Source information
A computed fold for a 480-nucleotide part of an RNA from an uncultured bacterium, annotated as small-subunit ribosomal RNA, 3' major domain.
Context: one part of a larger RNA
């Protein structure tokens, strides 16, 4: 100089604390370990691995197994040599397929009158291709993590034999090495902020597919007019700066409390944006890559299995134990985002799932299209009209194909669960809670996942002794 301390000061974090919901107990859904297995491909493993990679495992995917084939190869470059109707297309034999063996049709491009050479096509031989084999401790890339924590650093001077050290320390402040003051320092850089994107208020431009002040019409709707005033959309712009004001506090700045005003008040909310570094973290299977290693195989095709196995053990989740609740019936209110091999109205079938039929709609025009709420009724605390696991049987769909292994509905069963032991997460406001919508992935769907959206909507914060991290100074040390 660091780091360490069960040494000390001072300060920050949903870290504790006060709240309010979980989580650990039951059921299933998912990921993991073990375990099984011919295979149960493979990476991830304290926070930072475990609904992760995987924003879609029935075949495919797929990297595993078994079994049947291939050996210049499924692809790509070049040398050589041959072949002549070659590519393609239909098509018959075997065969699980791959593929092997036939057969019919059957045109290339260039140059040139042609013959003919050359590109392509096949064959065969040579070089090679190929490898999700290894190695993230050989690497580049990107990426996690400490942490959006305020730090980390240089020039020049000075200071010390030196290693260094001053600055960056001290007084105050600050979400901040924010800013001020002081100071052997004086500037500067990466960081902090700011400048970017959405939100929150108004102003001016635009007015259709939007909107609805006005006139008419309708069972009823913007339906017809008239029109842009309002909503809205979408493009410039304006607006908040401790800018005013009062107290505090000061030598002074700086700060801090309150108030005016105003849509917004002290970084207005939210997002992007991650300094020098740590961990030989992580990724050679996303992709490059450098050294090893396989070449009739550790390449390559196919069928058909596994990735889904289940005595167990962990995570993360859904769904629940019930009356602030379930069920019936009735009637309201979004946002954001997607639509052509799509989204599908309204009509008809069906208890349904669904299906026929199909209007509009390349969409501010059509369509998917809301529930929790509220209004009437039923259930009277019971393992119940509570919860729905399991199981039987019928269906429907998508797909070549749902047996191993798919969603969905119907009837029928009706499991365990009456708030979870030690422990232990999140959350400080349009938050947590709870409702429901929709999107990428996708043929279908194991989605209750993941990113998003709007409805309703709290409770707490005395405080900073304790856990837990993490910043500044100091102080001790046999540690580097």
């Nucleotide at each position: 100089u660091g780091a360490c301390g069960g040494g000390g000061g001072c300060c920050u974090g949903c870290a504790c604390a006060a709240g309010c919901g979980g989580u650990g107990g039951a059921g299933u859904a998912u990921g993991u370990g073990g375990c099984u297995u011919a295979a149960u491909u493979c990476g991830a493993u304290g926070c930072a691995a475990c609904g992760c990679g995987a924003a879609g495992a029935a075949c495919c995917u797929u990297a595993c197994c078994u079994g049947g084939c291939c050996u210049u190869g499924a692809c790509a470059u070049g040398c050589a040599a041959g072949u002549a109707g070659u590519a393609g297309c239909a098509u018959u034999a075997u065969g699980a397929a791959a593929g092997u063996a036939g057969u019919g049709c059957g045109a290339g491009g260039u140059a040139g009158c042609a013959a003919u050479a050359c590109c392509a096509g096949c064959u065969u031989g040579c070089a090679c291709a190929g490898g999700u084999g290894c190695u993230g401790c050989a690497u580049g890339g990107c990426u996690g993590u400490c942490g959006u924590c305020a730090g980390c650093u240089c020039g020049u001077g000075u200071c010390g034999u030196g290693a260094g050290a001053u600055g960056u320390u001290g007084g105050g402040u600050u979400a901040a090495g924010u800013c001020c003051c002081g100071c052997a320092a004086c500037g500067a850089g990466c960081g902090c902020a700011a400048c970017c994107c959405c939100u929150g208020u108004g102003u001016c431009c635009a007015g259709u597919u939007g909107c609805a002040c006005c006139c008419g019409a309708u069972u009823a709707u913007u339906c017809g007019g008239c029109g842009c005033a309002c909503u809205c959309u979408g493009g410039a712009c304006a607006a908040a700066c401790u800018g005013c004001c009062u107290c505090g506090c000061u030598c002074a700045a700086a700060c801090g409390a309150g108030g005016a005003g105003g849509a917004a008040g002290g970084u207005g909310g939210g997002g992007a944006u991650g300094a020098c570094g740590u961990c030989a973290a992580g990724u050679c299977a996303g992709g490059a890559u450098g050294g090893c290693c396989c070449u009739u195989a550790c390449g390559g095709c196919c069928a058909g299995g596994g990735c889904u196995g289940c005595a167990c053990a962990c995570g993360u989740a859904c769904u629940a134990c019930a009356a602030u609740g379930c069920c019936c019936g009735a009637u309201a209110c979004a946002a954001a985002a997607g639509g052509a091999u799509g989204c599908a109205a309204a009509g008809c079938g069906g208890c349904a799932a669904c299906g026929c039929c199909g209007a509009g709609c390349c969409a501010a025009u059509c369509c998917c299209a809301a529930a929790a709420a509220u209004c009437g009724g039923g259930c009277c605390c019971a393992g119940u009209u509570c919860a729905g696991a399991u199981u039987g049987u019928c269906g429907u769909c998508u797909g070549c194909a749902a047996c191993u292994c798919g969603a969905c509905g119907g009837c029928a069963u009706g499991a365990a669960g009456c708030c979870g032991g030690a422990a232990u997460c999140g959350c400080u406001a349009g938050u947590a809670a709870u409702g429901g919508c929709g999107c990428a992935u996708c043929a279908g769907c194991u989605a209750c996942g993941g990113c998003g959206c709007c409805g309703u909507g709290a409770a707490u914060a005395c405080g900073u002794u304790c856990c837990c991290a993490g910043g500044c100074c100091u102080u001790g040390u046999a540690c580097a």
Its mean pLDDT, the model's own confidence on a scale to 100, is 83.